[in-house]
């Protein structure tokens, strides 16, 4: 150089034929306790890795790229 897989909340991960982005733990604050944990209710947190393209609409389709992780190849 070439081929493949991963990229989403603060951590782990979903996300179906392209149609209003979610879970779980965390984490805020309210209730319950003398207090603390448990446990219950309620928030709050994202340019979906980056830029582009198709499309009335893209996390998802294309093309480029960039981080890690693998395979294969070449040098030495």
């Nucleotide at each position: 150089g070439g081929g493949g897989a991963u990229a989403u909340a603060g951590c782990u991960c979903a996300g179906u034929u392209g149609g209003u982005a979610g879970a779980g733990c965390g984490u805020u604050c309210g209730g319950u306790u003398c207090g603390c944990a448990u446990c219950c209710g309620a928030g709050a947190g994202g340019u979906c890795g980056u830029g582009g393209g198709u499309u009335c609409g893209a996390g998802u389709c294309c093309c480029a790229u960039u981080a890690u992780c693998u395979c294969c190849a070449c040098c030495a």